Bacterial RNase P class A from Aeromonas simiae, 386 nucleotides, folded computationally. A source record names the gene rnpB. The source organism's lineage runs through Bacteria, Pseudomonadati, Pseudomonadota, Gammaproteobacteria and Aeromonas. Rfam family: Bacterial RNase P class A. Its family is annotated with ribonuclease P activity, tRNA processing and dimeric ribonuclease P complex in the Gene Ontology. Model confidence (mean pLDDT): 76 of 100. The RNAcentral record of the sequence draws on ENA.

[in-house]
RNA sequence: GGAGUCGGCCGGGCAAUCGCUGCUUCGUCGUUGUGUCCCUCGGGGCAGACGGGCGGAGGGGAGGAAAGUCCGGGCUUCAUAGGGCAGGGUGCCAGGUAACGCCUGGGGGGCGUGAGCCCACGACCAGUGCAACAGAGAGCAAACCGCCGAUGGCCCGCAAGGGAUCAGGUAAGGGUGAAAGGGUGCGGUAAGAGCGCACCGCGCGACUGGCAACAGUUCGUGGCACGGUAAACUCCACCCGAAGCAAGACCAAAUAGGCCCCCUUUGGCGCGGCCCGCGUUGGGGGCGGGUAGGUUGCUGGAGCCUGCGAGCGAUUGCAGGCCUAGAGGAAUGAUUGCCACCGGGGCAACCCGGUACAGAACCCGGCUUACAGGCUGACUCCCCCA
Numbered sequence: 001g002g003a004g005u006c007g008g009c010c011g012g013g014c015a016a017u018c019g020c021u022g023c024u025u026c027g028u029c030g031u032u033g034u035g036u037c038c039c040u041c042g043g044g045g046c047a048g049a050c051g052g053g054c055g056g057a058g059g060g061g062a063g064g065a066a067a068g069u070c071c072g073g074g075c076u077u078c079a080u081a082g083g084g085c086a087g088g089g090u091g092c093c094a095g096g097u098a099a100c101g102c103c104u105g106g107g108g109g110g111c112g113u114g115a116g117c118c119c120a121c122g123a124c125c126a127g128u129g130c131a132a133c134a135g136a137g138a139g140c141a142a143a144c145c146g147c148c149g150a151u152g153g154c155c156c157g158c159a160a161g162g163g164a165u166c167a168g169g170u171a172a173g174g175g176u177g178a179a180a181g182g183g184u185g186c187g188g189u190a191a192g193a194g195c196g197c198a199c200c201g202c203g204c205g206a207c208u209g210g211c212a213a214c215a216g217u218u219c220g221u222g223g224c225a226c227g228g229u230a231a232a233c234u235c236c237a238c239c240c241g242a243a244g245c246a247a248g249a250c251c252a253a254a255u256a257g258g259c260c261c262c263c264u265u266u267g268g269c270g271c272g273g274c275c276c277g278c279g280u281u282g283g284g285g286g287c288g289g290g291u292a293g294g295u296u297g298c299u300g301g302a303g304c305c306u307g308c309g310a311g312c313g314a315u316u317g318c319a320g321g322c323c324u325a326g327a328g329g330a331a332u333g334a335u336u337g338c339c340a341c342c343g344g345g346g347c348a349a350c351c352c353g354g355u356a357c358a359g360a361a362c363c364c365g366g367c368u369u370a371c372a373g374g375c376u377g378a379c380u381c382c383c384c385c386a
Base pairs, nucleotide, nucleotide: 001382002381003380004379005378006377007376008375009374010373012339013338014337015336016335017334018333020061021060023058024057025056026055027054028053029052030050031049034047035046036045037044038043063357067368068367070366071365072364073363074362075244076243077242078241087240088239089238090237091236092106093105094104095103096102107121108119109118110117111116122235123234127233128232129229130228144174145173146170147169148168151167152166154163155162156161182200183199184198185197186196187195201224202222203221204220205219206218207216208215209214248296249295250294251293258287259286260285261284262283263282267281268280269279270278271277303322304321305320306319307318308317309316310315340355341354342353343352344351345350
């Protein structure tokens, strides 16, 4: 200098003006309930409070994903003795955590020169199932080509022997396939073959190391497959009650209906005002449930920052400091100027256009997905120079 790997952080800035929504505070008006005083008993004054209106001031006001709603928890209501069945989920080992399908560390397998990356990675010698196409043959294997034809038969030959391959043997070679029942070599054989042997590999057992998964230039043993597939049924181990803040809790009109108590036919209403008359109808109070509406749940929490300690790490302990949105037709914005960045034009001064993904709604921990641009740390490989 080039190419790459793994993390961490930011994600427009400043100013002015005008708005929106909570909080605090001040002024003013108002209100009825509270206390107190005055009074001509009708009310009035003062204090304090807020459940209100208006105005002023101060201060707060989206995210790293607020998203998808895919997992896990808190919280709430209902259900629930305990256990089992069904159903769903998870699946190498150990640890972390409130919990997880998350994270950390480790083991095994695969990819990469490497830093690193990827893997649902328990069990098909319990059972059942599946395997398209190709191929002769695909499940306690198969003879298409090839090789052999020692043995029995056939032909030639007096014989020794020779020939073809009918029976048959053969998985070393070719071919098919994702997969054809260990590999290399020597011996062996008619040709071959773990048929025998050596080495490598594999299974089982022991020993050693490790909490474990597992590993081992170790020892013994078996000629050596028990083929593949469980995000196929299944088996094994472990976990899971259901619904969700429109959960739920509290206060509580009008109207209608319910229950109780009291009163009453001289009452109420209508026939335009009154009387008679006629028609029609009971009235008042209390209680409790529900509706409209209001309040709450609501944001101080498995919280954030800093320091020290434990741990390889995820994480955790202690101390100090901090308060950081809580709406409800739903605020968090708009305009202007300067700067930053990107694109286009221009010799230049400068001009024009644009600002990623996206937006809280009970709250947290994760995962996944989207994202213009920028800052930064550690590491790897290659080339060059000293």